[in-house]
Predicted 3D model of a 179-nucleotide RNA (Lysine riboswitch aptamer) from Neobacillus cucumis.
RNA sequence: AGUGAGGAUAGAGGCGCAAAGACCAUCAGUAUACCAUAGGAGGAUGAUGAGAUCCUAGGACAAUGGUGGAAAGGGGAAUUUGCCGAAGCGGAUAGAAUCUCAUUGGUCUUGAAGCUGGUUCUGUGUUGAAGAAGCACAGAAUUGUCAUAUAGGAAACUAUAUGGAGGGCUAUCUCACGC
Numbered sequence: 001a002g003u004g005a006g007g008a009u010a011g012a013g014g015c016g017c018a019a020a021g022a023c024c025a026u027c028a029g030u031a032u033a034c035c036a037u038a039g040g041a042g043g044a045u046g047a048u049g050a051g052a053u054c055c056u057a058g059g060a061c062a063a064u065g066g067u068g069g070a071a072a073g074g075g076g077a078a079u080u081u082g083c084c085g086a087a088g089c090g091g092a093u094a095g096a097a098u099c100u101c102a103u104u105g106g107u108c109u110u111g112a113a114g115c116u117g118g119u120u121c122u123g124u125g126u127u128g129a130a131g132a133a134g135c136a137c138a139g140a141a142u143u144g145u146c147a148u149a150u151a152g153g154a155a156a157c158u159a160u161a162u163g164g165a166g167g168g169c170u171a172u173c174u175c176a177c178g179c
Base pairs, nucleotide, nucleotide: 002177003176004175006174007173008172009171010170011169014084016083017082018081019080020079023076024075033067034066035065036064037063042055043054044053045052046104047103048102049101050100051099087116088115089114094109095108096107117143118142119141120140121139122138123137124136125135126134127133145164146163147162148161149160150159151158152157
């Protein structure tokens, strides 16, 4: 010279990523509540079975009509904040509550391994109230970065083509081995 995902610091990609509160639309004239009509015995606690509790002939559940009427999640443009494995999937593990027990389903928190450079569009599937949006897979376009090849150039670099991945790339400092 070089080798090591070595360590640290600072950066770049752009419709860049995420979070927060306020606002706006949607959710929805939906749910809950109350009234009336007809009717006449069960109904509620995620599902099933058993138990327990509550409501109910002073009229249950379901139905029709009327009065009145939300919220959460998801979304939008701006603002602020934190950042560039930003973040997004993924779910091992552990825990909490759900009337009790058993089986099971979902919710919230914790989040290992593993995968994805970013953005946009299309198709399929899935979540969702949704023609919004998210996510997964496949395809296409575009963009940044590095490598290789070709051409131009004194060089730095530029253009084209192909390919790889963020454990990357650029810059500076430094450690170990080696020379």
Of the family's consensus pairs, 93% are formed in the model. RNAcentral holds the sequence, with entries from Rfam. NCBI's taxonomy places the organism under Bacteria, Bacilli, Caryophanales, Bacillaceae, Neobacillus. It matches the Rfam family "Lysine riboswitch aptamer". Rfam's curators write: Riboswitches are metabolite binding domains within certain messenger RNAs that serve as precision sensors for their corresponding targets.